RNA sequence: GGUAGAGGUGCGGUGACGAUCAGUAUCAUUUUCGAGAACCUGUUUCGAUGACAAAAUGUGAAAGGCAACAUCGCCGAAGAAUGGAAUUCAUACAGGGUGUUUCUGUUCUGAUUGCAUAUUCAACAGGUAUGUAAUUGUCAUCAUGUUCUGAUGGAGAGCUAUC
Numbered sequence: 001g002g003u004a005g006a007g008g009u010g011c012g013g014u015g016a017c018g019a020u021c022a023g024u025a026u027c028a029u030u031u032u033c034g035a036g037a038a039c040c041u042g043u044u045u046c047g048a049u050g051a052c053a054a055a056a057u058g059u060g061a062a063a064g065g066c067a068a069c070a071u072c073g074c075c076g077a078a079g080a081a082u083g084g085a086a087u088u089c090a091u092a093c094a095g096g097g098u099g100u101u102u103c104u105g106u107u108c109u110g111a112u113u114g115c116a117u118a119u120u121c122a123a124c125a126g127g128u129a130u131g132u133a134a135u136u137g138u139c140a141u142c143a144u145g146u147u148c149u150g151a152u153g154g155a156g157a158g159c160u161a162u163c
Stems, first nucleotide, its partner, number of pairs: 001163005008075001010074006018066001027058006036046003039096005078109009089099003110136011138154006
């Protein structure tokens, strides 16, 4: 260097169903208000035949996220932060901004779970970050020592087997 493996409530993608989302958004009617509205600027469009906003009545979703299931790919599986690039896509048009998609650089995290705080989200679900506790795999050192077991410490660019 190649190949094959191990950790376990193991990781991620996709699909269909279901609940939630929510009686929410949207749309329509009526009433009140009274000049702006469309993320910012410019243009343009709509607007006293009533903008924006609020209330009532009626109508009434979807996306994301989620438990289990099916299937595919795997064990830096994957996740996060921060840059770069792109004929990405959305927003009336252009520029900017914001979000989104793909590729890529650097840094950090062995893994799982509970709790606390913060953040995201419709959410007390779930995700993410930090801290803390427990469990667990692996290697090193030491002790015990047939096996086994315990203590301390490290990190996946690791560990085991094999060529």
This is a predicted structure of a 163-nucleotide RNA (Lysine riboswitch aptamer) from uncultured Ruminococcus sp. The prediction has a mean pLDDT of 80. The sequence is in RNAcentral, with records from MGnify. The organism belongs to Ruminococcus, within Bacteria. Rfam family: Lysine riboswitch aptamer. Rfam 15.1 lists 3,224 matches to the family in 1,923 species. Rfam links the family to the GO term lysine biosynthetic process.